Annotation
This is a predicted structure of a 378-nucleotide RNA (Bacterial RNase P class A) from a bacterium.

RNA sequence: AGGGGUGGGCGCAUGAUCGCUCCGGCGCUGCCGGGGAGGAAAGUCCGAACACCACAGGGCACGGUGGUUCGUAACGCGAACGCUGGGCAACCAGGGGAAAGUGCCACAGAAAAGACACCGCCGAUGGGGCGCAAGCCCACAGGUAAGGGUGAAAUGGCGAGGUAAGAGCUCACCGCCUGCCUGGCGACAGGUAGGGCAAGGUAAACCCCACCGGGUGCAAGACCAAAUAGGGAGGCGUUUGAGGGCUGCCCGCCUGAUGCCUCCGGGUAGGUUGCACGAGAUGCCGGGCGACCGGUAUUCCCAGUUAAAUGAUCAUGCUCGGCAAGCGGUUUAUACCGUUUGCCGAGACAGAAUUCGGCUUACAGCCCACCCCUUUUU
Repeated sequence: AGGGGUGGGCGCAUGAUCGCUCCGGCGCUGCCGGGGAGGAAAGUCCGAACACCACAGGGCACGGUGGUUCGUAACGCGAACGCUGGGCAACCAGGGGAAAGUGCCACAGAAAAGACACCGCCGAUGGGGCGCAAGCCCACAGGUAAGGGUGAAAUGGCGAGGUAAGAGCUCACCGCCUGCCUGGCGACAGGUAGGGCAAGGUAAACCCCACCGGGUGCAAGACCAAAUAGGGAGGCGUUUGAGGGCUGCCCGCCUGAUGCCUCCGGGUAGGUUGCACGAGAUGCCGGGCGACCGGUAUUCCCAGUUAAAUGAUCAUGCUCGGCAAGCGGUUUAUACCGUUUGCCGAGACAGAAUUCGGCUUACAGCCCACCCCUUUUU
């Protein structure tokens, strides 16, 4: 200098004007002061808090999770480690069990499971033919998984011996399995002895093993509580007329009966609450490889709506892109690189709704740290 890997951060700024919403104050149709989205507020995929309902205890069923050990309130999350696969590397991805059982394995292929003979090879042995014989021929029975071909996948790999041809048939090495020893908390690793090799794939097929799991969600729930219509209790009343209308009151007139009045209780509308300080944040100290934990300090924390506020315009600046011009460098060059100025355009994804811990997904333009590889120079 070029290429790459991992982790973290910012995600327009300032001012003016006009608005929206919440809180407080006041001299209250308003004015003044203060607060007002995010790293994902999103998807609603996991785990919790909280609330109500259910619940002796045990089992089955059902659902979920799945290397090991830690971390955590908990998790399907995170950390470290282990194994397998990928990469020259930094680093990345994956995860119980297929030598208990059952099922399935499209197309192609002879054969898809304790399998298979299509082509090929052999034809020792048996059979047939020829030959006096040695032997030769046929490729009939049969042998053969070395080679070809099909397929995602074809029954350990490779070499030597062996054989008619072959074959773990035999042997060395590698792989695999079993036992033992050593190291590690463990996953596992290393060593050693034995076994000729048995054990194709698939569990997001049934299944087996281990562990976990009651349901519903803030529209949970709690409190206050109309109007109207039901319910309960008491009282009054039906020509001995309660009550109602006309009315300011009295008289009077009209009307008037499963009715009128009072109280109690439940529910609805509506309102209040739950509901904004908590498994909090930041700094420092200590422990731990790390996730994280403990201690301590802080003149750190300020949305709270419900057809649901948090916005718009302008100016200046910033960043990026495009175009034009000037300057500088390399150059044959109108080509490339750097820089300055002017003009134009863009500034993302998205938006709280009970609250936290995660995961996943989206994101214009940028910034920072560490690491790896290649080349050059010292």
Its mean pLDDT, the model's own confidence on a scale to 100, is 78. The sequence is in RNAcentral, with records from ENA. A source record names the gene rnpB. Rfam family: Bacterial RNase P class A. By type it is a ribozyme.